[in-house]
C1' cells in the first nucleotide's frame, strides 16, 4: 500500500429575525382571554405491527380436560421470549469470520416430476463371463451388479488380491454399528475391541415424541358534566339464569337474553421518575450482575419545533412519537474511530 472481516459513533454547525408547544414564575383580571421571562421539546430505526412484557379489565380467583399456537444441539442471561451470551455438531470461505426450522425416517401414513432397465425388502439398457448351435452378422439357457449410460439422488468409499467374469467374496484403511475406558455440568470428544454392516432421501411434508402458552386490550380502563323517552314487547325464571374465549369441577353475582325506539358523541385522568440514562469499583470468557455516584432527557389530540437571511461544510440519505418497555426485521446518500485476517513491497 491492497483487499476482505467484526464491533462503534454522527448523520448538519453557527449567528439573526419571526411563529408554535409542556413545565414552572409573573403581570393583568369577575372568569376567561392576553402578555411577558426562564427551562425544555421526535429516532436509530420513531418503520413493520412480527414476537415478550408492564399495565388496564373479565376478577376475590382455582384446578382439569380438549383444540389452537409457539419452541426443538448443551449450558448460562433476563421481568419474559421465537431474543442475547458462551460452547458443541455441520457447512461455505485460504483466513478473520459467516450461517444453520440443529429431537424421532425401525410407530404409522404419503412424496421422490421427467429421464432411466429400476426411485426403496427396488432393477438389468449398454455390457463382461460360460456352455450350445450357427453360413458371417447372430440365437438361446446360465452366471454377474465390478466398467459405461440416465438423473438431484441408484445394493457405502479407496486400493490390493481373488474369480470364467464378478461382487465385503477376503484383506488394509475411511466410513457405519454395538459395548467398555478416559476427557467434559452438557451436547460431544479421543481411544481401543468387536462386527461385513446397507431396507436411500424428504418430517421448512402429515405425523410421533419432549416443553410452554388464561382472554381482551389504551379506542384497555376511571371519574366529572350535559342531554333524552323507555313502569316498551316477546321468552327463561332459583331443581333458574348469567359470568370467568369452548367443556368438566369449583367459585362469585342475582335477575338474563332478544327485539324496537330515543339521547350523547363533551371535559379530566389514564400521560412520563422508568425492568429510566449515564459513569465508577468488584464478579464474570462473555451476554449480564450487586453496590456507588450523578441526571430528569416530548407529551399533542383535526394532531406542537416551522418560515426568510447570512456563512461554514460532510452538498445533507432512510425518514416524524400518541401508554411505555425489552427484542427481532426491512430502509439509509455520505463521513469518522478502534480491533482483527490475507496478500505485496521494503527495513
Nucleotide at each position: 500500500c491492497g483487499a476482505g472481516c467484526c464491533g462503534g459513533c454522527c448523520g448538519g454547525g453557527c449567528a439573526g429575525c419571526c411563529g408554535c408547544u409542556g413545565g414552572c414564575g409573573g403581570a393583568c383580571c369577575a372568569u376567561g382571554a392576553u402578555c411577558c421571562g426562564c427551562c425544555g421539546g421526535a429516532g436509530g430505526a420513531a418503520a413493520g405491527u412480527c414476537c415478550g412484557g408492564g399495565c388496564u379489565c373479565c376478577c376475590c380467583a382455582g384446578g382439569g380436560c380438549a383444540a389452537g399456537g409457539g419452541c426443538g444441539c448443551c449450558g448460562g442471561g433476563u421481568a419474559a421470549c421465537g431474543c442475547c451470551c458462551g460452547g458443541g455438531c455441520g457447512g461455505c470461505g485460504c483466513a478473520a469470520g459467516c450461517c444453520g426450522a440443529c429431537g424421532g425416517a425401525a410407530a404409522g401414513u404419503g412424496c421422490c416430476a421427467c429421464a432411466g432397465a429400476a426411485a426403496a425388502c427396488a432393477u438389468a439398457c449398454c455390457g463382461c463371463c460360460g456352455g450350445a448351435c450357427c453360413c458371417c452378422g447372430g440365437u438361446c439357457c446360465g452366471g454377474u451388479a465390478a466398467g459405461g449410460g440416465u438423473g438431484a439422488a441408484a445394493a457405502g468409499g479407496u486400493g490390493c488380491g481373488g474369480u470364467a467374469a464378478g461382487a465385503g467374496c477376503g484383506c488394509a484403511c475411511c466410513g457405519c454399528g454395538u459395548u467398555u475406558g478416559c476427557g467434559g455440568c452438557a451436547a460431544c470428544g479421543c481411544a481401543a475391541a468387536c462386527g461385513g454392516c446397507a431396507c436411500g432421501g424428504c418430517a421448512a411434508a402429515c405425523c410421533c415424541c419432549g416443553u410452554c402458552c388464561g382472554g381482551a386490550g389504551c379506542a384497555a380502563g376511571a371519574c366529572c358534566g350535559a342531554a333524552u323517552a323507555g313502569a316498551a314487547a316477546u321468552c327463561c325464571c332459583a331443581u333458574g339464569g348469567c359470568g370467568c374465549g369452548g367443556c368438566c369441577c369449583g367459585c362469585g353475582c342475582c335477575g338474563g337474553a332478544u327485539u324496537c325506539g330515543g339521547g350523547u358523541a363533551g371535559g379530566u385522568c389514564g400521560c412520563a421518575a422508568g425492568a429510566g440514562g449515564c459513569g465508577c469499583c468488584c464478579g464474570g470468557c462473555a451476554a449480564c450482575g450487586u453496590g456507588c455516584g450523578u441526571c430528569c432527557c416530548a407529551g399533542a389530540u383535526g394532531a406542537a419545533u416551522g418560515g426568510c437571511u447570512g456563512u461554514c461544510c460532510a452538498c445533507g440519505a432512510c425518514a416524524g412519537a400518541a401508554c411505555c418497555c425489552g427484542g427481532c426485521u426491512u430502509a439509509c446518500a455520505g463521513g469518522c474511530c478502534g480491533g482483527c485476517u490475507c496478500g505485496u513491497u521494503u527495513u

The prediction has a mean pLDDT of 77. Predicted 3D model of a 347-nucleotide RNA (Bacterial RNase P class A) from a Gammaproteobacteria bacterium. The sequence was found by an Rfam model in a public genome assembly. Rfam family: Bacterial RNase P class A. The family's RNA type in Rfam is ribozyme. Lineage of the source: Bacteria > Pseudomonadati > Pseudomonadota > Gammaproteobacteria.